[in-house]
RNA backbone atom coordinates (compact mmCIF):
# COMPACT_ATOMS: atom_id res chain seq x y z
C1' N A 1 0.00 0.00 0.00
C1' N A 2 -4.29 -2.57 -2.48
C1' N A 3 -8.38 -5.82 -1.29
C1' N A 4 -10.87 -8.56 2.52
C1' N A 5 -12.58 -10.48 7.11
C1' N A 6 -14.13 -10.64 12.16
C1' N A 7 -14.77 -8.32 16.79
C1' N A 8 -15.53 -3.88 20.48
C1' N A 9 -16.75 0.71 20.86
C1' N A 10 -18.84 6.09 20.20
C1' N A 11 -23.10 8.46 17.88
C1' N A 12 -20.90 15.42 19.69
C1' N A 13 -18.48 18.87 23.94
C1' N A 14 -18.74 23.91 26.53
C1' N A 15 -21.49 28.16 27.29
C1' N A 16 -25.97 31.73 27.18
C1' N A 17 -30.96 32.49 26.44
C1' N A 18 -36.27 30.92 26.13
C1' N A 19 -39.32 26.91 26.20
C1' N A 20 -42.00 22.16 28.67
C1' N A 21 -42.80 17.98 32.74
C1' N A 22 -42.51 15.80 38.20
C1' N A 23 -40.90 16.87 42.89
C1' N A 24 -39.33 20.35 46.56
C1' N A 25 -39.28 25.42 48.76
C1' N A 26 -41.87 30.10 48.17
C1' N A 27 -46.14 33.99 46.37
C1' N A 28 -51.31 34.89 45.49
C1' N A 29 -56.31 32.46 45.21
C1' N A 30 -60.65 29.38 47.20
C1' N A 31 -62.53 26.41 51.18
C1' N A 32 -62.37 23.73 56.28
C1' N A 33 -62.50 27.19 61.18
C1' N A 34 -60.72 33.96 62.25
C1' N A 35 -55.27 32.25 64.14
C1' N A 36 -52.48 27.73 64.31
C1' N A 37 -52.90 23.56 60.96
C1' N A 38 -54.62 21.06 56.82
C1' N A 39 -57.00 20.59 51.69
C1' N A 40 -57.10 22.65 46.91
C1' N A 41 -55.71 25.61 42.35
C1' N A 42 -52.26 29.52 39.76
C1' N A 43 -50.74 31.71 31.99
C1' N A 44 -46.56 33.28 39.07
C1' N A 45 -40.98 32.69 41.21
C1' N A 46 -37.06 29.89 42.45
C1' N A 47 -33.83 25.28 43.01
C1' N A 48 -32.62 19.76 41.59
C1' N A 49 -33.61 16.24 37.95
C1' N A 50 -35.36 14.71 32.88
C1' N A 51 -34.81 8.56 27.04
C1' N A 52 -31.74 4.74 23.55
C1' N A 53 -27.76 1.73 21.55
C1' N A 54 -31.61 0.48 19.35
C1' N A 55 -35.82 3.64 24.18
C1' N A 56 -38.29 0.52 17.96
C1' N A 57 -40.99 -4.25 15.97
C1' N A 58 -43.78 -6.76 20.14
C1' N A 59 -41.26 -11.85 17.24
C1' N A 60 -39.62 -15.65 21.46
C1' N A 61 -38.58 -16.24 27.19
C1' N A 62 -39.35 -14.80 32.21
C1' N A 63 -40.06 -12.26 36.69
C1' N A 64 -44.71 -10.05 38.65
C1' N A 65 -51.01 -10.28 39.11
C1' N A 66 -55.38 -11.98 39.08
C1' N A 67 -58.20 -16.71 37.81
C1' N A 68 -58.00 -21.80 37.58
C1' N A 69 -55.83 -26.57 39.22
C1' N A 70 -57.77 -34.59 43.16
C1' N A 71 -56.60 -38.10 39.53
C1' N A 72 -56.83 -40.20 34.78
C1' N A 73 -57.62 -39.50 29.06
C1' N A 74 -58.36 -37.15 24.85
C1' N A 75 -57.13 -33.26 21.90
C1' N A 76 -54.00 -28.78 20.88
C1' N A 77 -49.57 -26.11 20.46
C1' N A 78 -43.92 -25.60 20.57
C1' N A 79 -38.83 -27.78 20.26
C1' N A 80 -35.78 -30.93 17.57
C1' N A 81 -27.04 -33.15 15.68
C1' N A 82 -23.83 -32.91 20.93
C1' N A 83 -22.42 -30.93 25.71
C1' N A 84 -22.32 -26.83 28.31
C1' N A 85 -24.19 -21.35 30.27
C1' N A 86 -28.48 -19.15 32.00
C1' N A 87 -34.40 -17.78 36.51
C1' N A 88 -36.21 -18.96 31.32
C1' N A 89 -35.58 -19.29 26.00
C1' N A 90 -37.00 -20.19 19.95
C1' N A 91 -31.02 -16.58 23.02
C1' N A 92 -25.64 -17.72 23.84
C1' N A 93 -21.21 -20.37 24.15
C1' N A 94 -17.44 -24.68 22.94
C1' N A 95 -17.64 -28.54 19.47
C1' N A 96 -19.30 -32.31 15.80
C1' N A 97 -21.43 -33.32 10.97
C1' N A 98 -22.94 -31.18 6.03
C1' N A 99 -22.27 -26.55 2.46
C1' N A 100 -19.17 -22.17 0.50
C1' N A 101 -14.54 -19.48 -0.05
C1' N A 102 -7.06 -19.66 -1.97
C1' N A 103 -7.91 -17.68 2.92
C1' N A 104 -9.03 -15.08 7.31
C1' N A 105 -13.87 -16.64 7.89
C1' N A 106 -18.97 -17.29 6.61
C1' N A 107 -23.95 -20.39 6.34
C1' N A 108 -27.41 -24.44 7.91
C1' N A 109 -35.54 -25.73 10.82
C1' N A 110 -29.24 -30.51 11.29
C1' N A 111 -33.90 -36.52 15.18
C1' N A 112 -36.82 -40.98 12.17
C1' N A 113 -37.87 -42.48 4.94
C1' N A 114 -35.84 -51.47 7.18
C1' N A 115 -43.83 -48.27 11.90
C1' N A 116 -47.69 -46.97 8.26
C1' N A 117 -50.26 -43.60 4.78
C1' N A 118 -49.51 -39.99 0.83
C1' N A 119 -46.82 -37.04 -2.63
C1' N A 120 -43.11 -36.69 -6.55
C1' N A 121 -45.50 -31.04 -11.10
C1' N A 122 -43.56 -30.29 -16.73
C1' N A 123 -40.69 -33.29 -19.91
C1' N A 124 -39.89 -38.30 -20.75
C1' N A 125 -41.17 -45.46 -22.60
C1' N A 126 -40.78 -45.60 -17.83
C1' N A 127 -40.72 -41.78 -10.96
C1' N A 128 -41.69 -46.79 -6.89
C1' N A 129 -42.28 -54.52 -5.82
C1' N A 130 -40.27 -48.72 -12.25
C1' N A 131 -39.41 -49.01 -17.90
C1' N A 132 -38.27 -49.63 -23.73
C1' N A 133 -38.98 -44.14 -27.81
C1' N A 134 -34.10 -44.83 -31.06
C1' N A 135 -30.76 -48.43 -30.44
C1' N A 136 -27.59 -53.19 -30.01
C1' N A 137 -28.80 -58.46 -30.71
C1' N A 138 -31.53 -61.94 -32.69
C1' N A 139 -27.92 -67.38 -29.29
C1' N A 140 -33.58 -69.90 -29.35
C1' N A 141 -37.71 -70.56 -31.90
C1' N A 142 -40.00 -68.49 -36.93
C1' N A 143 -39.94 -67.45 -42.32
C1' N A 144 -37.36 -67.18 -47.21
C1' N A 145 -32.71 -68.89 -49.96
C1' N A 146 -28.88 -71.86 -52.02
C1' N A 147 -25.77 -75.98 -50.88
C1' N A 148 -24.67 -80.99 -49.15
C1' N A 149 -27.15 -85.64 -47.06
C1' N A 150 -31.50 -89.80 -46.93
C1' N A 151 -35.46 -94.59 -50.67
C1' N A 152 -38.22 -91.08 -47.66
C1' N A 153 -40.70 -88.31 -43.27
C1' N A 154 -36.58 -85.46 -42.39
C1' N A 155 -31.93 -83.89 -40.90
C1' N A 156 -27.00 -80.94 -41.61
C1' N A 157 -24.00 -76.48 -43.18
C1' N A 158 -23.87 -71.24 -45.06
C1' N A 159 -26.67 -66.74 -46.24
C1' N A 160 -30.75 -63.31 -45.26
C1' N A 161 -35.26 -61.36 -43.04
C1' N A 162 -36.05 -58.53 -38.36
C1' N A 163 -41.89 -62.00 -36.54
C1' N A 164 -41.22 -63.89 -31.63
C1' N A 165 -37.90 -63.06 -28.66
C1' N A 166 -33.22 -61.33 -25.64
C1' N A 167 -30.54 -56.53 -23.86
C1' N A 168 -30.35 -52.01 -21.01
C1' N A 169 -23.58 -50.59 -22.36
C1' N A 170 -25.14 -45.81 -25.67
C1' N A 171 -28.66 -42.02 -27.38
C1' N A 172 -32.94 -38.94 -25.47
C1' N A 173 -35.71 -36.50 -21.03
C1' N A 174 -35.43 -35.30 -16.08
C1' N A 175 -34.28 -32.00 -9.96
C1' N A 176 -33.85 -37.27 -9.75
C1' N A 177 -33.64 -43.06 -14.14
C1' N A 178 -31.53 -48.61 -9.20
C1' N A 179 -22.97 -47.46 -8.02
C1' N A 180 -18.27 -45.84 -10.95
C1' N A 181 -13.67 -47.14 -13.81
C1' N A 182 -11.05 -51.10 -16.20
C1' N A 183 -10.67 -56.52 -17.31
C1' N A 184 -12.87 -60.64 -18.39
C1' N A 185 -17.08 -63.23 -20.56
C1' N A 186 -21.61 -62.69 -24.24
C1' N A 187 -25.47 -63.10 -30.02
C1' N A 188 -25.67 -58.73 -27.90
C1' N A 189 -25.53 -57.29 -22.94
C1' N A 190 -25.65 -56.47 -17.78
C1' N A 191 -21.82 -57.10 -10.55
C1' N A 192 -23.01 -61.90 -14.85
C1' N A 193 -17.64 -62.57 -12.32
C1' N A 194 -13.03 -60.37 -11.02
C1' N A 195 -9.61 -55.97 -9.31
C1' N A 196 -9.71 -51.36 -7.28
C1' N A 197 -12.78 -46.66 -5.72
C1' N A 198 -17.16 -44.93 -3.22
C1' N A 199 -21.69 -45.76 -0.52
C1' N A 200 -24.67 -48.88 2.64
C1' N A 201 -25.42 -52.92 6.75
C1' N A 202 -23.15 -55.96 10.45
C1' N A 203 -18.80 -57.35 13.65
C1' N A 204 -13.69 -56.34 16.64
C1' N A 205 -10.13 -52.53 18.04
C1' N A 206 -8.66 -47.57 19.80
C1' N A 207 -10.06 -41.51 21.15
C1' N A 208 -14.12 -38.35 22.98
C1' N A 209 -18.70 -37.38 28.84
C1' N A 210 -20.99 -36.95 24.15
C1' N A 211 -22.71 -36.04 18.93
C1' N A 212 -18.83 -38.02 16.47
C1' N A 213 -13.33 -39.71 14.25
C1' N A 214 -9.61 -42.80 13.19
C1' N A 215 -8.39 -48.15 11.76
C1' N A 216 -9.26 -53.36 10.21
C1' N A 217 -12.38 -57.57 8.91
C1' N A 218 -16.89 -59.73 6.71
C1' N A 219 -21.21 -59.03 3.31
C1' N A 220 -24.60 -58.95 -0.75
C1' N A 221 -23.52 -56.02 -5.06
C1' N A 222 -26.12 -52.26 -2.98
C1' N A 223 -32.92 -50.56 -5.03
C1' N A 224 -34.34 -42.38 -5.04
C1' N A 225 -36.36 -38.21 -2.71
C1' N A 226 -40.13 -34.96 -0.03
C1' N A 227 -41.61 -35.19 6.81
C1' N A 228 -41.39 -26.50 6.23
C1' N A 229 -46.62 -33.65 4.39
C1' N A 230 -49.93 -36.61 7.33
C1' N A 231 -46.92 -39.43 11.07
C1' N A 232 -43.75 -41.75 14.86
C1' N A 233 -40.21 -40.48 18.97
C1' N A 234 -37.93 -37.55 23.28
C1' N A 235 -38.32 -33.18 25.68
C1' N A 236 -41.46 -28.77 27.26
C1' N A 237 -46.15 -26.14 27.47
C1' N A 238 -52.74 -24.34 32.86
C1' N A 239 -55.35 -19.13 31.11
C1' N A 240 -55.31 -13.94 30.81
C1' N A 241 -52.68 -9.59 31.38
C1' N A 242 -50.31 -3.05 34.74
C1' N A 243 -56.48 -1.53 30.49
C1' N A 244 -53.28 -7.59 35.34
C1' N A 245 -54.41 -5.94 40.70
C1' N A 246 -56.22 -3.83 45.08
C1' N A 247 -58.31 0.83 47.89
C1' N A 248 -61.18 5.11 47.95
C1' N A 249 -64.94 9.01 46.23
C1' N A 250 -69.20 9.49 43.43
C1' N A 251 -73.14 8.09 40.25
C1' N A 252 -77.55 4.79 38.29
C1' N A 253 -82.82 1.28 39.12
C1' N A 254 -80.43 -4.06 41.11
C1' N A 255 -85.29 -1.95 36.68
C1' N A 256 -86.90 -5.50 32.97
C1' N A 257 -87.40 -10.40 30.62
C1' N A 258 -85.84 -15.47 29.46
C1' N A 259 -85.05 -21.34 29.74
C1' N A 260 -84.05 -25.35 32.65
C1' N A 261 -84.55 -27.66 37.63
C1' N A 262 -79.61 -27.98 39.02
C1' N A 263 -75.50 -24.58 37.13
C1' N A 264 -69.94 -24.61 35.92
C1' N A 265 -65.21 -26.79 35.64
C1' N A 266 -62.50 -29.26 27.53
C1' N A 267 -63.77 -34.89 28.20
C1' N A 268 -64.88 -39.13 32.16
C1' N A 269 -65.75 -38.64 36.82
C1' N A 270 -66.32 -41.96 42.79
C1' N A 271 -63.30 -35.41 42.28
C1' N A 272 -64.40 -29.70 43.42
C1' N A 273 -66.77 -24.58 43.47
C1' N A 274 -71.70 -22.03 43.45
C1' N A 275 -77.19 -22.04 44.80
C1' N A 276 -81.02 -24.22 47.35
C1' N A 277 -85.47 -20.98 45.20
C1' N A 278 -82.24 -16.64 43.86
C1' N A 279 -77.19 -14.33 44.80
C1' N A 280 -76.71 -18.85 39.47
C1' N A 281 -76.66 -18.86 33.61
C1' N A 282 -78.76 -16.16 29.16
C1' N A 283 -80.47 -11.68 26.84
C1' N A 284 -82.30 -6.07 27.12
C1' N A 285 -82.13 -1.76 29.86
C1' N A 286 -79.24 2.10 32.55
C1' N A 287 -74.96 4.23 35.47
C1' N A 288 -69.44 5.74 35.50
C1' N A 289 -64.57 7.23 32.35
C1' N A 290 -62.26 10.66 38.97
C1' N A 291 -58.08 9.78 42.95
C1' N A 292 -54.42 6.71 45.20
C1' N A 293 -51.74 2.21 45.37
C1' N A 294 -49.10 -1.18 42.03
C1' N A 295 -44.63 2.32 39.94
C1' N A 296 -39.46 1.54 39.08
C1' N A 297 -32.85 -0.03 43.07
C1' N A 298 -32.89 -4.17 39.89
C1' N A 299 -31.84 -12.15 37.33
C1' N A 300 -28.87 -3.61 37.99
C1' N A 301 -24.25 -0.61 36.33
C1' N A 302 -18.48 -0.25 36.66
C1' N A 303 -13.57 -1.68 38.40
C1' N A 304 -10.52 -5.32 40.98
C1' N A 305 -9.26 -10.47 42.30
C1' N A 306 -10.31 -15.98 41.83
C1' N A 307 -12.37 -19.84 38.81
C1' N A 308 -13.68 -21.17 33.04
C1' N A 309 -10.91 -22.12 25.74
C1' N A 310 -15.82 -19.66 26.39
C1' N A 311 -20.82 -18.49 27.17
C1' N A 312 -20.97 -17.46 32.46
C1' N A 313 -19.83 -17.86 37.05
C1' N A 314 -17.99 -16.69 42.61
C1' N A 315 -16.42 -12.58 45.61
C1' N A 316 -14.96 -7.78 47.23
C1' N A 317 -15.40 -2.27 46.77
C1' N A 318 -17.45 2.11 44.31
C1' N A 319 -21.76 3.71 42.18
C1' N A 320 -26.88 4.49 39.89
C1' N A 321 -31.78 11.40 41.29
C1' N A 322 -37.84 9.66 33.86
C1' N A 323 -42.01 7.62 36.11
C1' N A 324 -45.90 10.83 32.43
C1' N A 325 -51.80 9.72 31.90
C1' N A 326 -53.14 12.44 25.65
C1' N A 327 -48.99 11.61 27.77
C1' N A 328 -42.93 16.29 28.93
C1' N A 329 -36.70 16.46 27.51
C1' N A 330 -37.29 21.09 21.96
C1' N A 331 -35.51 25.66 19.83
C1' N A 332 -31.86 29.79 18.61
C1' N A 333 -26.92 31.71 19.20
C1' N A 334 -21.47 31.94 20.21
C1' N A 335 -16.83 28.92 20.24
C1' N A 336 -14.24 23.86 19.71
C1' N A 337 -13.88 19.24 17.40
C1' N A 338 -15.76 16.45 13.18
C1' N A 339 -17.20 15.66 7.47
C1' N A 340 -17.85 17.74 2.49
C1' N A 341 -17.59 21.43 -1.35
C1' N A 342 -14.45 26.04 -3.29
C1' N A 343 -10.72 29.87 -3.25
C1' N A 344 -5.81 31.69 -1.49
C1' N A 345 -0.84 30.22 0.60
C1' N A 346 3.44 26.68 0.48
C1' N A 347 8.33 22.58 -3.63
C1' N A 348 5.71 19.40 0.13
C1' N A 349 3.53 17.49 4.79
C1' N A 350 -0.09 21.21 5.12
C1' N A 351 -1.58 26.34 6.91
C1' N A 352 -5.33 30.11 6.22
C1' N A 353 -10.46 32.10 4.79
C1' N A 354 -15.94 31.43 3.13
C1' N A 355 -20.18 28.46 2.54
C1' N A 356 -22.66 24.27 3.72
C1' N A 357 -23.75 19.13 7.17
C1' N A 358 -24.70 16.10 11.34
C1' N A 359 -28.57 10.04 10.98
C1' N A 360 -32.00 6.67 13.14
C1' N A 361 -35.52 6.82 15.87
C1' N A 362 -38.28 7.81 21.15
C1' N A 363 -39.98 5.80 27.42
C1' N A 364 -45.45 4.03 29.68
C1' N A 365 -44.77 -2.47 34.75
C1' N A 366 -39.51 -4.03 34.41
C1' N A 367 -36.04 -7.85 33.18
C1' N A 368 -33.12 -11.35 29.36
C1' N A 369 -32.44 -11.92 23.82
C1' N A 370 -33.75 -11.88 18.79
C1' N A 371 -34.53 -9.01 14.17
C1' N A 372 -35.09 -4.15 11.70
C1' N A 373 -33.39 1.33 11.31
C1' N A 374 -28.99 4.23 11.63
C1' N A 375 -25.13 10.73 8.78
C1' N A 376 -20.66 9.99 10.40
C1' N A 377 -16.24 7.98 13.47
C1' N A 378 -13.11 5.34 16.52
C1' N A 379 -9.79 1.09 18.46
C1' N A 380 -7.68 -4.11 18.06
C1' N A 381 -6.70 -9.32 16.00
C1' N A 382 -6.40 -11.95 11.58
C1' N A 383 -6.08 -13.41 5.66
C1' N A 384 -4.95 -12.80 0.42
C1' N A 385 -1.84 -10.30 -3.66
C1' N A 386 2.02 -6.58 -4.61
C1' N A 387 6.06 -3.74 -4.01
C1' N A 388 10.86 -2.47 -0.96
C1' N A 389 14.38 -4.17 3.03
RNA sequence: CGAGCCGGCCGGGCGGCCGCGUACGGGCCUCCCCCCGGAGGCUCCGUCCGAGGAACGUCCGGACUCCGCAGGGCACGGUGCUGGGUAACACCCAGUCGGGGCGACCCGCAGGACAGUGCCACAGAGAGCAGACCGCCGAUGGCGGCGGGGCGACCCGCCGCACAGGCAAGGGUGCAAGGGUGCGGUAAGGGCGCACCAGCGCCCGGGGUGACCCGGGCGGCUCGGCAAACCCCACCGGGAGCAAGGCCAGACAGGGGGAGGGCGGCCCGUCCGCAGACACCCCCGGGUAGGCCGCUGGAGUCGGCGGGUGACCGUCGACCGAGAUGGAUGGCCGCCACCGGCGCCGCGAGGCGCCGGGACAGGAUCCGGCGUACAGGCCGACUCGCCAC
Bacterial RNase P class A from a Pseudomonadota bacterium, 389 nucleotides, folded computationally.
The RNAcentral record of the sequence draws on ENA.
Taxonomically the source falls in Pseudomonadota (Bacteria, Pseudomonadati).
It is recorded under the gene name rnpB.